[in-house]
RNA sequence: GCCUGUUUAGCUCAGUGGUAGAGCGCUUGUCUUGUAAACAAGAGGUCGGUUGUUCAAUCCAGCCACCAGGCA
Numbered sequence: 001g002c003c004u005g006u007u008u009a010g011c012u013c014a015g016u017g018g019u020a021g022a023g024c025g026c027u028u029g030u031c032u033u034g035u036a037a038a039c040a041a042g043a044g045g046u047c048g049g050u051u052g053u054u055c056a057a058u059c060c061a062g063c064c065a066c067c068a069g070g071c072a
Stems, first nucleotide, its partner, number of pairs: 001071005007065001010024004018055001026042005048064005
């Protein structure tokens, strides 16, 4: 330099066009002498950035960035 893939909650990952979810973690409550466990509730996201397509984009397309891999 060229090609392929990845980027979504603190972490690991779902979600393939119609207002974004799970597990773990965190906070609060119940329970306990106390902690853990269990149960209940809650907080936490400009879906990497930008431009476009569309009535509508996490999802489709272009460019940029990051990470991983391949070729030279």
Transfer RNA from Spinellus fusiger, 72 nucleotides, folded computationally. Taxonomically the source falls in Spinellus (Eukaryota, Mucoromycota, Mucoromycotina, Phycomycetaceae). Its Rfam family is "tRNA". The family's RNA type in Rfam is transfer RNA. Rfam describes the family as follows. Transfer RNA (tRNA) molecules are approximately 80 nucleotides in length. Model confidence (mean pLDDT): 83 of 100.